A computed fold for a 73-nucleotide RNA from Ectothiorhodospira mobilis, annotated as transfer RNA.
Its mean pLDDT, the model's own confidence on a scale to 100, is 81.
The sequence is in RNAcentral, with records from ENA and Rfam.
Its Rfam family is "tRNA". By type it is a transfer RNA.
[in-house]
RNA sequence: GCCGGAGUAGCUCAGCUGGUAGAGCAGGGCACUUGUAAUGCCAAGGUCGUAGGUUCGAUCCCUAUCUCCGGCA
Numbered sequence: 001g002c003c004g005g006a007g008u009a010g011c012u013c014a015g016c017u018g019g020u021a022g023a024g025c026a027g028g029g030c031a032c033u034u035g036u037a038a039u040g041c042c043a044a045g046g047u048c049g050u051a052g053g054u055u056c057g058a059u060c061c062c063u064a065u066c067u068c069c070g071g072c073a
Stems, first nucleotide, its partner, number of pairs: 001072007010025004019056001028042004049065005
């Protein structure tokens, strides 16, 4: 330099060929317990790497770019 893959909550990952994003764990609150743990319930937590474009509407499609991983040279 070229090609491919990944980037979504604090962490690990979903998101079914476009319709205003979820789970588990962690953290917070409540219940239970003499107390703790475990368990159950509740709420919170996201500019979907960034910037443009297409569209009524983009995590999803297109372009550029950043970071990481792999392959070729």